[in-house]
Molecule: FMN riboswitch aptamer (RFN element)
Organism: Aeribacillus composti
RNA sequence: AUUCAUCUUCGGGGCAGGGUGAAAUUCCCGACCGGCGGUGAUAAAAGCUUUUAAGCUUUUUUAGCCCGUGACCCGUAAAGGUGUUUUUCCUUUACGGUGGAUCUGGUGAGAAUCCAGAGCCGACAGUAUAGUCUGGAUGGGAGAAGAUGAGG
Numbered sequence: 001a002u003u004c005a006u007c008u009u010c011g012g013g014g015c016a017g018g019g020u021g022a023a024a025u026u027c028c029c030g031a032c033c034g035g036c037g038g039u040g041a042u043a044a045a046a047g048c049u050u051u052u053a054a055g056c057u058u059u060u061u062u063a064g065c066c067c068g069u070g071a072c073c074c075g076u077a078a079a080g081g082u083g084u085u086u087u088u089c090c091u092u093u094a095c096g097g098u099g100g101a102u103c104u105g106g107u108g109a110g111a112a113u114c115c116a117g118a119g120c121c122g123a124c125a126g127u128a129u130a131g132u133c134u135g136g137a138u139g140g141g142a143g144a145a146g147a148u149g150a151g152g
Base pairs, nucleotide, nucleotide: 003150004149005148006147007146008145009144010143017029018028019027031132032131033122034121035069036068037067038066043060044059045058046057047056048055049054064120065119073097074096075095076094077093078092079091080090081089102118103117104116105115106114124135125134126133
């Protein structure tokens, strides 16, 4: 260093301005936002080589729409609870399922990530129709950092 166990901490952003209307941060014009891991032709730093301009190595870093994943929703099983035998309902755990969106041009050996342009997407419940308000949620969470212990 890696693996396993336990614990601690951290772990999501956003309608300015205007229109219509009795009423809209929900409609219309317009504005704004982008979880986590991976990949990656980006960028920076350090080192090495040398033809002084490049090459190589290491570390950090680069995608909402490429791959995977989380929240939400649904189902099955088990356990527990409620209840009146069954049915039903609630909670927890495990497993499974549903669930969004990208093109064009440039550079180049190579572009799904670079540069430029244009576009697109965003759970459920509530409410004048909501990615942005309120609520479940002082919850859960992919995961990140650290501590301790164990194995070899």